This is a predicted structure of a 75-nucleotide RNA (transfer RNA) from a Candidatus Cloacimonadota bacterium.
Lineage of the source: Bacteria > Pseudomonadati > Candidatus Cloacimonadota.
Rfam family: tRNA.
The coordinates come from a structure-prediction model, not an experiment, and the mean pLDDT is 81.

Order: sequence, then structure tokens, then C1' cells
RNA sequence: GCCAACGUGGCUCAAUGGUAGAGCAGCUGAUUUGUAAUCAGCAGGUUGGGGGUUCGAUUCCCUUCGUUGGCUCCA
Repeated sequence: GCCAACGUGGCUCAAUGGUAGAGCAGCUGAUUUGUAAUCAGCAGGUUGGGGGUUCGAUUCCCUUCGUUGGCUCCA
């Protein structure tokens, strides 16, 4: 340099055009002599950035940034 995949809550991941979710972690409460465990509830997201298509975009298109992998060239 070229190609591909990926980027979504603190972490790991769903959602392939129609209300953005789950597990773990966190907080509160219950339970317990107490802790852990368990149970109930709560909170947490400008879906990497920008633009476009659409009535409507995490999803489709363009661009850009980053991560990972593969290939090639030079020294």
C1' cells in the first nucleotide's frame, strides 16, 4: 500500500428498515447473627465521527477514524 471483519450501557454480546435489549458488574431494598449466595426493584446508551437515501436507519449508501486478521512491495 491492497483486501476482509469488527466498532452498540462499565465489561462481554444481541437487535438485517418499524418503541435500542440481554448476561455480568453497579446502586437500593428484602432475607441472614453477619458475610457470601438468593430474591425483588432501580439506574446506566448522543449505536466510533460526519454526510446521504427513506415517512422512519444499529440496520442501506458514501466518507473518515480506530481495532484485529490476511496479502504484497521496499529496506